Predicted 3D model of a 1409-nucleotide RNA (small-subunit ribosomal RNA) from a metagenome. Its Rfam family is "Bacterial small subunit ribosomal RNA".
[in-house]
RNA sequence: GAUCCUGGCUCAGAUUAAACGCUGGCGGCAUGGCUAAAACAUGCAAGUCGAACGAGAAACAGGUUUCGGCCUGUGGACAGUGGCGAAAGGGCGAGGAAUGCGAUCGAACGUACCCCGAGGCGGGGGAUAGCCUGGAGAAAUUCAGGGUAAUACCCCAUACGCUCUACGGAGGAAAGGCUUGCCACCUUGGGAGCGGCGAUCGUCCUAUCAGGUUGUUGGUGGGGUAGCGGCCCACCAAGCCGAAGACGGGUAGCGGGUGUGAGAGCAUGACCCGCCGCAUCGGGACUGAGACACUGCCCGGACUCCUACGGGAGGCUGCAGUAACGAAUCUUCCGCAAUGGGCGAAAGCCUGACGGAGCAAUGCCGCGUGCGGGAUGAAGCGGCUACGCCGUGUAAACCGCUGUCAGGGUAUAGGAACAAUGACCAUACCCAAAGGAAGGGCCGGCUAAUCUCGUGCCAGCAGCCGCGGUAAUACGAGAGGCCCGAGCGUUAAUCGGAAUCACUGGGCUUAAAGGGUGCGCAGGCGGAUUGGUAAGCAUCUUGUGAAAGCCCCCGGCUCAACCGGGGAACUGCGGGGUGAACUACCAGUCUUGAGGAAGGUAGGGGUCGACGGAACUAUGGGUGGAGCGGUGAAAUGCGUAGAUAUCCAUGGGAACGCCAAUGGCGAAGGCAGUCGACUGGGCCUUUCCUGACGCUCAGGCACGAAAGCGUGGGUAGCGAACGGGAUUAGAUACCCCGGUAGUCCACGCCGUAAACGAUGUGCACUAGAUCGGAGGUCCUCUCACGGAGUUCCGGUCGAAGGAAAACUACUAAGUGCACCGCCUGGGGAGUACGGUCGCAAGGCUAAAACUCAAAGGAAUUGACGGGGGCUCACACAGGCGGUGGAGCAUGUUGCUUAAUUCGAGACAACGCGAAGAACCUUACCUGGUCUUGACAUGCAUGGAUUAGCUCUUCGAAAGUUGAGUGACGCCCUUUGGGUGGAACAUGCACAGGUGCUGCAUGGCUGUCGUCAGCUCGUGCUGUGAAGUGUCGGGUUAAGUCCCUUAACGAGCGCAACCCCUAUCGUUAGUUGCUAACGCGUCGUGGCGAGUACUCUAGCGAGACUGCCGGUGUCAAACCGGAGGAAGGUGGGGAUGACGUCAAGUCCUCAUGGCCCUUAUGACCAGGGUUGCAAACGUGCUACAAUGGCGCGGACAAAGCGAUGCGAUACCGCGAGGUGGAGCAAAUCGCAAAAACCGCGCCUUAGUUCGGAUUACAGGCUGAAACCCGCCUGCAUGAAGCCGGAAUCGCUAGUAAUCGUGGAUCAGCUACGCCACGGUGAAUACGUUCCUGAGCCUUGUACACACCGCCCGUCACGUCAUGGAAGCCGGGAGCGCCCGAAGUCACUGCGAUUCAGCAGUGCCUACGGC
Repeated sequence: GAUCCUGGCUCAGAUUAAACGCUGGCGGCAUGGCUAAAACAUGCAAGUCGAACGAGAAACAGGUUUCGGCCUGUGGACAGUGGCGAAAGGGCGAGGAAUGCGAUCGAACGUACCCCGAGGCGGGGGAUAGCCUGGAGAAAUUCAGGGUAAUACCCCAUACGCUCUACGGAGGAAAGGCUUGCCACCUUGGGAGCGGCGAUCGUCCUAUCAGGUUGUUGGUGGGGUAGCGGCCCACCAAGCCGAAGACGGGUAGCGGGUGUGAGAGCAUGACCCGCCGCAUCGGGACUGAGACACUGCCCGGACUCCUACGGGAGGCUGCAGUAACGAAUCUUCCGCAAUGGGCGAAAGCCUGACGGAGCAAUGCCGCGUGCGGGAUGAAGCGGCUACGCCGUGUAAACCGCUGUCAGGGUAUAGGAACAAUGACCAUACCCAAAGGAAGGGCCGGCUAAUCUCGUGCCAGCAGCCGCGGUAAUACGAGAGGCCCGAGCGUUAAUCGGAAUCACUGGGCUUAAAGGGUGCGCAGGCGGAUUGGUAAGCAUCUUGUGAAAGCCCCCGGCUCAACCGGGGAACUGCGGGGUGAACUACCAGUCUUGAGGAAGGUAGGGGUCGACGGAACUAUGGGUGGAGCGGUGAAAUGCGUAGAUAUCCAUGGGAACGCCAAUGGCGAAGGCAGUCGACUGGGCCUUUCCUGACGCUCAGGCACGAAAGCGUGGGUAGCGAACGGGAUUAGAUACCCCGGUAGUCCACGCCGUAAACGAUGUGCACUAGAUCGGAGGUCCUCUCACGGAGUUCCGGUCGAAGGAAAACUACUAAGUGCACCGCCUGGGGAGUACGGUCGCAAGGCUAAAACUCAAAGGAAUUGACGGGGGCUCACACAGGCGGUGGAGCAUGUUGCUUAAUUCGAGACAACGCGAAGAACCUUACCUGGUCUUGACAUGCAUGGAUUAGCUCUUCGAAAGUUGAGUGACGCCCUUUGGGUGGAACAUGCACAGGUGCUGCAUGGCUGUCGUCAGCUCGUGCUGUGAAGUGUCGGGUUAAGUCCCUUAACGAGCGCAACCCCUAUCGUUAGUUGCUAACGCGUCGUGGCGAGUACUCUAGCGAGACUGCCGGUGUCAAACCGGAGGAAGGUGGGGAUGACGUCAAGUCCUCAUGGCCCUUAUGACCAGGGUUGCAAACGUGCUACAAUGGCGCGGACAAAGCGAUGCGAUACCGCGAGGUGGAGCAAAUCGCAAAAACCGCGCCUUAGUUCGGAUUACAGGCUGAAACCCGCCUGCAUGAAGCCGGAAUCGCUAGUAAUCGUGGAUCAGCUACGCCACGGUGAAUACGUUCCUGAGCCUUGUACACACCGCCCGUCACGUCAUGGAAGCCGGGAGCGCCCGAAGUCACUGCGAUUCAGCAGUGCCUACGGC
């Protein structure tokens, strides 16, 4: 990397009281302050009744007047008394987890208005508002006096029924009004509807809230209430609630319903309906049928307003509206026409309830923005390109048609019932004109839809994965496309997907997850059988489950949304009937579960005590005499004061060798010398007894390795800490010498472990095989042995099955049942805080913020390992010669420079590209020049030359000036003329670039490596990646071959085929060769001749483990041998598998993209690439006697040669020169091979070694040797006397050594490279080690693959959480102080009564400590 699994994160769907961005034509129906139950200006939102009552303004009429007015009547405003209403309607959700809500059931109650029934309505009295007069006050308001009415108030009478009752009795009522038949009034019974109360069940999170409670729980008696009740009080009792979660904390209005979902569920409670609660905050009562009262009252608090400062007023959580808050939510509209409500006999009045309109795409639904024809497939834009094109696209233009909606006008059914009445809506017709009406998001995968340009880890995108570092389908733009469409996206939120809390429907060996083990209360579950009951259960029936909504049917708006009618449903709860299989309960019976009894039996099971030997150590004594000990090696240490070693004696503590095991026992931890005492459990046999007595187990209790803690002992050995010695860069370690706690015992704590089989306990069922331990039975005449069968315990292998796989498999991880424990992504963290336990250490319980897009399991292929096995290679070793030291050459780095052009960089860059840098080359630098160009092609125009040659001006040259001469193609052809192909000039296209990117590429090349590997088809195995084949046993140089074999075959590689070379044959016989014959020469195949030989170069032969022996599996093959020129690949070459290194090369060439275009192109001169404190690589020459020098002599191969090789000859010391025979070469030339051989000199010396360096004189090439060539001569004669660490090559014609040739090339810096032959070794025991490689296997947290991955500290900054001297705020509780208003009680005053006033007591809001 790939795979399977586990597991989280994320997305696609639907929905919303939404908001935001871009855009916006019409209509219908809905919806619209979710935040500050924070504060509110202004207007309106509850009045009505004159048929209850008195009074009575304006106005009108009449009368009268002293002309101020007055009286009467009509009239009825404003206000008052009185009645009803104001407790409804409307708003909001703060509080409240139960005094609430929902479902069902119930008994001890109330009820104005309404309905039904019965009865009644007689008599009398005193006041008081208003009003008048006077007073206080800014105001609100208020005081005194006078006087008045009632359906206001009071008394008497009456009482069927009513209330109380001791059953004798006692008590208690009324109202009238008017339009004269109606409405009121009183008492009482019933009803309807409404309300109060009670019961059961259901109703969020938290145990890091476990105990709560004193009117608390109950009783008796009383009070109180409409009524039951500790609701309240006195007394008595001590209860009551709680793990099925009391008490406490947090959060929340509840339901019908709504959203989602296959469902079960999960989430939610806007609009509409029901209930509850609230009305600025807190307390309180009054009135009333009803309130502790939203727009009433009193008190207290906060806030706001008025004020004359003395006092007063207020409450939008009603409709509009304001400001504030906020991402965010509308008009200070019209109307009571409809529906409904209050009052009224009614007309009617009131009604921000309601009906409507307005604003907002906020949602749902409908409609439109045109329809048909139309190819010059227009232009534009974009893309491609083979230059033909393709897309946008019938789209447009253009022609014809229609009239929805918006606009204008006219008319009118309908909403209107019910005579009247329409705020607003609606309907029909006419006019005009395609006109006024389309956008948003997306296009890398998920996910539907891609190209070009720009940008260059920048700018930016992003729901997740992730894009962007010069070829971005992911950023931005253009073009095109996809999806929706008056909308489209984004954000937020819910459900879904998520079986990701699993009831439906999950898991726990290794992924997260079995409690360390047992006992056991509650709880859960429980054997066989009979009878009964009927709680569960089943069935039938009945009541209820409001309406609306969902669903079905029908209907109304043109359709739809929306609305109307009917049905179904509401899975629930209650009552009744029936049934009795199962569960349960009651009663009885049974034995198989469980327990007991009897008889046996094994055992390191436990506790206590006693005893034993080996070893160790200490002490004493003896022997002995220099070391011992310890390690990888040492040292510290011990030892002449006698160690170690050895012998004897004595003491001490701890642990128990062999037996011993894969074995035994125990619940687990754990348990081992021997003997004894006490004691727990198991198993087997008999089937005698009891009769379900059982299983599991939250809390609880007990046990619980090691370490650790407390007290007291003990201490031989070992041994944290600590000291010392080593090791090391360091070594707070590993190793060594010492050594304290501890290890041991007793008692008491701790309570944890990888306490593991990482596997809870119990029961049942589901193939076998085999081994071990304990005990019975049967067979064999008997013992031994053996065999068969059986119960329990401990192992191994294995079928089915299971499992992601590894594995497991009667000792389950299989199939089921019962019960308990535990898990829900990684990190933070088993941590913090709290609680609890502990002497402490610490244990148990146990989060969150924040952060990541994963973390993880099993298996696979590779790679890697200072893992293993096998095997190779000049890899090591064994050898020979070098490098590293010297001088020089050459390449590189560095430095320098105007430039020192560029590339190559471990192996695999560095005598490499470069097989030739003085100019050229040349790409670099300086300077001088050119701009269609040094080079290619095309087009247009021009004119008649142009190229070349000669001379010439300026110049360093490039170039430039002038003069002369002057070709060429084609046509007509006679000189000549014409034309323009080439050329020239001008202009336009374009050329040109050794400029960049080798990480955009092709091609070519290097390397692993001439290593033996790399794959495929089919089959088989595996869920799959993948495996098998290619493994294993042999063998080989080789995956070479053989055998075995779920593999059988095949391909690319290996080998062979090809070339050179070694032997022979044959063919051919010149330029080669010369044996025989002949000629000639001083001599030579020189010549005739020959084709034998050598040789040349074509074709063949030959070698195949073929033959023999041995080994081996009857194999492959190996070993030895014969023959042979050659033997097991004869030697050498060419040949390089799949791939690796983003290896090298854009400067060989080719090429995409980018860049330059009077220059990054082109030309020229000069310079540079040769520069030199230094460093490295590769070489040459040496340091010498196996040598140097001189003289003489011998033997190659392969090449090259025509601006070329150049002989003989002559000149020069020489390089070389003159000269030119021969030779396009088996013919001639280069060409002398050298080492070697022979003779001579040198004699160990910085030399007759070595040749650097330098000077002079020359030679050669070339326009030209200054920078910067080679060679020669003479002179000079440097370093160097064999090279530190380290390192290179080579296994035979090899190394070493010797010379020769060639390419490039005018010449040469060649000592380089390539090729050729001559002379010609040594060594290899072997594979431990170093390096590299192949195969098998193993581990892995690596896969960019060990140059990997990864951990911790520290530094800087940021964030979150805990602690922190303290500081601030909120909520709740308890105690104490104060004590408003008010109810109740009492006292006093008051008074006919009721009131009222003053005071006290109880309770108590607020406030305070």
Model confidence (mean pLDDT): 84 of 100.